């Protein structure tokens, strides 16, 4: 300088005039004043939590979710660190990663055979158009009893045996909280899938702010059953049903102070946590958060002066994470190779 890895920040800015939705104060007939007013994802609405009701949410099956360890957290299927496999020369990057001898199913096509069973070519014997023997070697295939050299055996062959080398799981010994690592030992090894069924551990009530907040009042019927509230089943809990009138309601409340946000310290590799100071920061119902013009930055052009352009995207109870869409810019650390000193 040249290739590449990995984070992390921003989303014009300043001003002026016209509006729009809330708050506040002053005025009374609808105005005047001050002050606030979208996002990094406000999105999909996946996952997890508060909060509302329904027992201050109970039992038990089932049903759903998860899956390496260990921490973080209000929780989580999220984050951090760590183990293990896999890919890269490194920096780093992916990884649903429990069980396959509980039990079942399924392995397409090829192909003699897809798992207790086999001889399709080859190779040996022998009573030779066959028969038995052989899983070394060839053939199919995603995948053929885990298995290299090297010897022994054999009719011919074979881990069937021997040595040495190496693979899974057992067992023990240090090391680690742990997953797991290294060593050591001795007997044995009949595939493959569990993002098929099904077995192990955990976790799991159920419906969402259109939750919820409100009823009064007469009449019939009932007195312990049936019903109903509350879900798939059993139980357990809690309520008399039904009907008329009235009224509430496009209205208030719940709404926006919150696991909040800045900002510096502390601990801890890191998620994080903890004490300390400071601020108050949309809350709308068809739905406000715009527009217009200077002027400064950026981009592009037929370039002093002119034209044009400027992304994804728009709150709706409220939070923590995930996935996703985004022009332009901006900061930090680290790999490799080259020059130069």
């Nucleotide at each position: 300088g040249c290739a590449g890895c990995c984070u992390g920040c921003u989303a014009g800015g300043c001003g002026a005039c016209c509006g729009c939705u809330g708050g506040c104060a002053c005025g009374u007939a609808u105005g005047u004043g001050c002050g606030a007013g979208a996002g990094g994802a406000a999105a999909g609405u996946c996952c997890g939590g508060g909060c509302a009701g329904c027992a201050u949410a109970g039992a038990g099956c089932a049903u759903g979710g998860u899956a390496g360890c260990c921490g973080c957290u209000a929780a989580c299927g999220g984050c951090g660190g760590c183990c293990g496999g896999g890919g890269g020369a490194a920096a780093c990057c992916c990884u649903a990663g429990g069980g396959a001898a509980a039990g079942u199913g399924c392995c397409a096509c090829a192909g003699a055979a897809a798992c207790a069973a086999u001889a399709c070519c080859g190779c040996u014997u022998c009573u030779c158009u066959g028969a038995a023997g052989u899983a070394a070697g060839g053939g199919u295939g995603a995948a053929a009893u885990g298995a290299g050299u090297a010897g022994u055996g054999u009719a011919a062959g074979a881990g069937a045996c021997u040595a040495c080398a190496g693979c899974g799981a057992c067992g023990u010994a240090u090391g680690g909280u742990a997953a797991c690592a290294u060593g050591c030992g001795a007997a044995g090894g009949a595939g493959g899938u569990a993002a098929a069924c099904c077995c192990u551990g955990c976790c799991u009530g159920c419906u969402g702010c259109a939750a919820g907040g409100a009823g009064a009042u007469c009449c019939a019927c009932a007195u312990a059953a049936a019903g109903a509230g509350u879900a798939g089943c059993u139980c357990g809990c809690u309520c008399g049903u039904g009907g008329g009138u009235c009224g509430a309601u496009a209205a208030c409340c719940g709404c926006u102070u919150g696991a909040a946000c800045c900002g510096a310290g502390u601990g801890g590799c890191a998620a994080c946590a903890c004490a300390c100071g400071g601020u108050c920061u949309a809350g709308a119902u068809a739905g406000a958060u715009g527009g217009u013009c200077g002027u400064c930055a950026c981009u592009g052009g037929u370039u002093u002066u002119c034209c044009a352009g400027a992304a994804c995207a728009g709150a709706a109870c409220c939070c923590g994470g995930c996935u996703u869409a985004c022009a332009g810019g901006c900061u930090g650390g680290c790999u490799g190779c080259c020059c130069a000193c």